This is a predicted structure of a 257-nucleotide part of an RNA (large-subunit ribosomal RNA, domain VI) from Paenibacillus jilunlii. Its Rfam family is "Bacterial large subunit ribosomal RNA".
Context: one part of a larger RNA
RNA sequence: CGCAGGAAAUUUGAGAGGAGCUGUCCUUAGUACGAGAGGACCGGGAUGGACGUACCGCUGGUGCACCAGUUGUUCCGCCAGGAGCAUGGCUGGGUAGCUACGUACGGACGGGAUAAGCGCUGAAAGCAUCUAAGCGUGAAGCCCCCCUCAAGAUGAGAUUUCCCAGCAUGUAAGACCCCUUGAAGACGACGAGGUAGAUAGGUUGGAGGUGGAAGCACGGCAACGUGUGGAGCUGACCAAUACUAAUCGGUCGAGGG
Numbered sequence: 001c002g003c004a005g006g007a008a009a010u011u012u013g014a015g016a017g018g019a020g021c022u023g024u025c026c027u028u029a030g031u032a033c034g035a036g037a038g039g040a041c042c043g044g045g046a047u048g049g050a051c052g053u054a055c056c057g058c059u060g061g062u063g064c065a066c067c068a069g070u071u072g073u074u075c076c077g078c079c080a081g082g083a084g085c086a087u088g089g090c091u092g093g094g095u096a097g098c099u100a101c102g103u104a105c106g107g108a109c110g111g112g113a114u115a116a117g118c119g120c121u122g123a124a125a126g127c128a129u130c131u132a133a134g135c136g137u138g139a140a141g142c143c144c145c146c147c148u149c150a151a152g153a154u155g156a157g158a159u160u161u162c163c164c165a166g167c168a169u170g171u172a173a174g175a176c177c178c179c180u181u182g183a184a185g186a187c188g189a190c191g192a193g194g195u196a197g198a199u200a201g202g203u204u205g206g207a208g209g210u211g212g213a214a215g216c217a218c219g220g221c222a223a224c225g226u227g228u229g230g231a232g233c234u235g236a237c238c239a240a241u242a243c244u245a246a247u248c249g250g251u252c253g254a255g256g257g
Base pairs, nucleotide, nucleotide: 001152005163006162007161008160009159010158011157015149016148017147018146021049022048023047024046025045026044027043033038051106052105053104054103055102059100060099061098062097066093067092068091069090070089071086072085073084074083075082076081110144111143112142117137118136119135120134164256174252175251176250177249178194179193180192181191182190199245200244201243202241203240204239205238206237208234209233210232215228216227217226218225219224
């Protein structure tokens, strides 16, 4: 830009892409078969490998604005308590998120038409013959089934709803700008919100993490230990709460063959 008005949802599926693997064991059954040795078909079940998709409840990893310990040094005048720098100084842990080394699921089942093959009936050709007419069976392959995209499928589909019917260049439905943002994201886009509000921050409460704050008291010559006290601190997690900020505004957008 188009889809003969403008919008908002929900869809159909022409077509396209993906996936498609396989081992071992048990049972049937030590049966059929076979002199024995050996050892099935068909059917039923269990459990793996590799691969793929998704996810973070578990187990691990990471976790540079979480917690603690600790070395050197500088600073806050000194003590105490802290801050900076040294790879995040180093070390021990670790929430969310992201992940695999973790977990779940998948390949199918089923239907149709077939290939090779195997047949039935059966002539030409009194027999025979799967074929000439006719009818079956038959593969991990083909089509459908499973997952995904998809009406620019110009053949532009369908359904529902909204706005208008004679308007006069400004509006309607609706959308966008702008703002708060997100397990959305390079930017656009997409999703949730914008006071008729829980969208983000803060606050409060909690979870989880770390592991016993400061101050004070007691014991010890002191380093230090113990008590107050599962303390204090705490990023992303879960709720509650308008405290702060989403104010006020603006721009597009039909009149229909």